Overview: The RNA shown here (transfer RNA) has 72 nucleotides and comes from a Candidatus Buchananbacteria bacterium. The prediction has a mean pLDDT of 82. Its Rfam family is "tRNA". Its family is annotated with triplet codon-amino acid adaptor activity in the Gene Ontology. From the family's description: Transfer RNA (tRNA) molecules are approximately 80 nucleotides in length.
[in-house]
RNA sequence: GCUCCCAUAGUUCAGUGGAUAGAACAAGGGACUCCUAAGCCCUAGACGCAGGUUCGAUUCCUGCUGAGAGCA
Numbered sequence: 001g002c003u004c005c006c007a008u009a010g011u012u013c014a015g016u017g018g019a020u021a022g023a024a025c026a027a028g029g030g031a032c033u034c035c036u037a038a039g040c041c042c043u044a045g046a047c048g049c050a051g052g053u054u055c056g057a058u059u060c061c062u063g064c065u066g067a068g069a070g071c072a
Base pairs, nucleotide, nucleotide: 001071002070003069004068006066007065010025011024012023013022018055027043028042029041030040048064049063050062051061052060
């Protein structure tokens, strides 16, 4: 330098055009307990940035940024 893949919650992952974007773990609260932990109930928390297509974009397209793999 070229090609490919990835970017969603604090972490690991789903969701691939239309629903209130879900789950586990983690965090906070409650109840329980002599206290703590486990288990139970509840709560908050996210689509890398910019543009385009579309009635509608996390999803499709382009560029950029970042991480990874391959070739040279």